[in-house]
RNA sequence: CCGUGCUAGGCGGGGAGCUAGCGGUGCCCUGUACCCGCAAUCCGCUACAGCGGGGCUCAAUCCCCGUUCGAGGGGCCGGUGCGAGAAGCACGGCGUCGGGCAGAGCGGCAACGAUGGCGAGGUCCCAUUCGGUGUGCGACCGCGAACCAGGUCAGAUCCGGAAGGAAGCAGCCUUAAGCGGACCCGCGCACGCGCAGUGGGGCAACCUCGCCGGAGCAAGCGGCCCGGGGCCAGCCCUCACAUCGCGUUUCGACGACGGGUGCACGG
Numbered sequence: 001c002c003g004u005g006c007u008a009g010g011c012g013g014g015g016a017g018c019u020a021g022c023g024g025u026g027c028c029c030u031g032u033a034c035c036c037g038c039a040a041u042c043c044g045c046u047a048c049a050g051c052g053g054g055g056c057u058c059a060a061u062c063c064c065c066g067u068u069c070g071a072g073g074g075g076c077c078g079g080u081g082c083g084a085g086a087a088g089c090a091c092g093g094c095g096u097c098g099g100g101c102a103g104a105g106c107g108g109c110a111a112c113g114a115u116g117g118c119g120a121g122g123u124c125c126c127a128u129u130c131g132g133u134g135u136g137c138g139a140c141c142g143c144g145a146a147c148c149a150g151g152u153c154a155g156a157u158c159c160g161g162a163a164g165g166a167a168g169c170a171g172c173c174u175u176a177a178g179c180g181g182a183c184c185c186g187c188g189c190a191c192g193c194g195c196a197g198u199g200g201g202g203c204a205a206c207c208u209c210g211c212c213g214g215a216g217c218a219a220g221c222g223g224c225c226c227g228g229g230g231c232c233a234g235c236c237c238u239c240a241c242a243u244c245g246c247g248u249u250u251c252g253a254c255g256a257c258g259g260g261u262g263c264a265c266g267g
Base pairs, nucleotide, nucleotide: 001267002266003265004264005263006262009057010056011055012030013029014028015027020046021045022044023043024042034054035053036052037051038050063260064259065258066257067256068255072251073250074249075248076247077245078244079243080242081241083239084238085237092232093231094230096228097227098226099225100224101223105221106220108217109216116212117211118210119209120208121207122206123205124201125200126199127198128197129196130194131193132191133190134189135188136187137186138185140181141180142179143178149174150173151172152171157166158165159164
């Protein structure tokens, strides 16, 4: 080195997911690669590999290791779209409130005379008069004193020889304080009273009237500007989903290159 027989090994691998973790079934990628049974409210295991049974191959194209390539998957970042939430009123839109501008839009006033000017009066203030209302007093009416009010004082009492005199209860009359009535009259006081009057003051503004003069006045609607507050949408932020990226990172199939790995017998 060649041949024969055998053995280790091989007869697919990977990603995400699941899981305490690992392998498998299922999904996806690779691309061709024995068969049967089992398995997602899952099956098997705690290992270097699905578990159980059977078969094929054979030491290199095939097995093992390293490097490389990089299909594809995952994470992160970023862009776009859609949705939800939160926050907020700088910008935008629409109401609303306030201020201003504008008499080139609509409407209103104006030759039956605008704005303006002059005059008078009013609204305002003071005083006062009158009226009204309320209240008090007077006046008016009624009642009203056991004695300490008045008049008249029967009877009785007292003084006196008598004539007569004195004080005086009851009764009657009258009245004071007081009480009540009435609201007509007089007076006083008060008044958040009066389309009332008089006098004086004031006269910025408004109103009325008169005169002059002769064409404007006026911001109601609409318009523009500024400000306050409200609502809505968008932006910003957060979350979820979809999609994209010469982005970044991680795993990584197929492929390429290099290296490694037996035993027995015969020639």

A computed fold for a 267-nucleotide RNA from a soil metagenome, annotated as Bacterial large signal recognition particle RNA. The prediction has a mean pLDDT of 80. The model forms 92% of the base pairs in the Rfam consensus. It matches the Rfam family "Bacterial large signal recognition particle RNA". The family's RNA type in Rfam is non-coding RNA gene. About the family: The signal recognition particle (SRP) is a universally conserved ribonucleoprotein involved in the co-translational targeting of proteins to membranes.